[in-house]
RNA sequence: CCAGACGGCCGGAUGGCCGCGCGCGGGCAAUGGGGAAACCCGUUCGCGUGAGGAAAGUCCGGGCUCCACGGAAACACGGUGCCGGCUAACGGCCGGCGGGGGCGACCCCAGGGAAAGUGCCACAGAAAGCAAACCGCCCGCCCCGGCCCGAGAGGGACGCGGCAGGCAAGGGUGAAAGGGUGCGGUAAGAGCGCACCGCGUCGCCGGCGACGGUGACGGCACGGUAAACCCCACCGGGAGCAAGACCGAGUAGGGGCGGCCGGCGAUUUCGGAUCGCAAGCGGGUUUCCGCGCCGCCGCCCGGGUAGGUCGCGCGAGGCGUCCGGCAACGGGCGUCCCAGAUGAAUGGCCAUCGUCCGCCUUUCGCGGCGGGGACAGAACCCGGCUUACACGCCGUCUGGCACC
Numbered sequence: 001c002c003a004g005a006c007g008g009c010c011g012g013a014u015g016g017c018c019g020c021g022c023g024c025g026g027g028c029a030a031u032g033g034g035g036a037a038a039c040c041c042g043u044u045c046g047c048g049u050g051a052g053g054a055a056a057g058u059c060c061g062g063g064c065u066c067c068a069c070g071g072a073a074a075c076a077c078g079g080u081g082c083c084g085g086c087u088a089a090c091g092g093c094c095g096g097c098g099g100g101g102g103c104g105a106c107c108c109c110a111g112g113g114a115a116a117g118u119g120c121c122a123c124a125g126a127a128a129g130c131a132a133a134c135c136g137c138c139c140g141c142c143c144c145g146g147c148c149c150g151a152g153a154g155g156g157a158c159g160c161g162g163c164a165g166g167c168a169a170g171g172g173u174g175a176a177a178g179g180g181u182g183c184g185g186u187a188a189g190a191g192c193g194c195a196c197c198g199c200g201u202c203g204c205c206g207g208c209g210a211c212g213g214u215g216a217c218g219g220c221a222c223g224g225u226a227a228a229c230c231c232c233a234c235c236g237g238g239a240g241c242a243a244g245a246c247c248g249a250g251u252a253g254g255g256g257c258g259g260c261c262g263g264c265g266a267u268u269u270c271g272g273a274u275c276g277c278a279a280g281c282g283g284g285u286u287u288c289c290g291c292g293c294c295g296c297c298g299c300c301c302g303g304g305u306a307g308g309u310c311g312c313g314c315g316a317g318g319c320g321u322c323c324g325g326c327a328a329c330g331g332g333c334g335u336c337c338c339a340g341a342u343g344a345a346u347g348g349c350c351a352u353c354g355u356c357c358g359c360c361u362u363u364c365g366c367g368g369c370g371g372g373g374a375c376a377g378a379a380c381c382c383g384g385c386u387u388a389c390a391c392g393c394c395g396u397c398u399g400g401c402a403c404c
Stems, first nucleotide, its partner, number of pairs: 001400009012353007020050009032041003052375001056386002059384005064240004077236005082096005097111001098109004112231002117229002119225003134171002136167003140163003144159002147156003179197006198220001199218008244310004250305001254301007263277005280293003317336008355372006
């Protein structure tokens, strides 16, 4: 210098003018204004303070609140899934183990169980779980053909085909074909035998453990798939700040008190209480029958709704430093107080500086002109994960090239 790997930082600064939310203080304004009430507040000045690294997606875990619930266990359902640690907790994080990828720094893994059972394995292929035999290899017998030896009888090797059998090495199909490589062995072959590797069982050694190493034995039996059912272990009540608490109209409905004496008739214990008739309402519509409900006025009470107030900002809190730990993280000390809106503030313009890019200039220090700067935006809070992000910056490491 080139190419790359990993981790982290920043998310412009200062000032002026105008404007906004919240808090505090002062002045002005009243017998104040709005509202039934609860409750809320006008104007002006000053001071303080006012979005994020993701405030986002709402995926996971908690706090908080209400609802349900006597405890435990089991079952069902959902989630998680190598080991150890961290944490309030987690599906998060840290450190390891195993497997895979990369020359490497390093990266990726939904990584328990497939000899408990069930299901599935498309296409291709003979065969997809039980073993099977398409091409092929080999032995035997038969038919045919020519060839060789022989005087002949006959014998020999070969080729095509057929029958019966042996084999699974080679070819072919497939994501996957019942261990792999080599030597021996055989008619040809084969864990048939042997060595090494792999696998399994049982030991020994190391490690908290996942696991690693090693020895003996077993000739191999046991394909894959559990983000298929399932089995095992562990975890889990439900709903969410529109949670919830308090104050609290109007209308409708509920209850109480008083009055009117009810559309008609009757009864009456005077309670609008009982009976009958009538009217009205209730079925998608009409008629009839049946059933149910039903008087008006005034005052008061309680629940709920609209509305209002709280919940609502001191917290698993930020910063600095020291100690323990490889780290995640934990502990001590010091210091700071840091948004709380509810049609919802946190903004706009200008100047200077800073940063990057381009052009010009250059005394190589710089200067001048022009341009760029994202994603997005609190709404109960916190810990994570994921996703989006402009101009930029820093550190550690790897591979290569060149020079000393």
Molecule: Bacterial RNase P class A
Organism: Alphaproteobacteria bacterium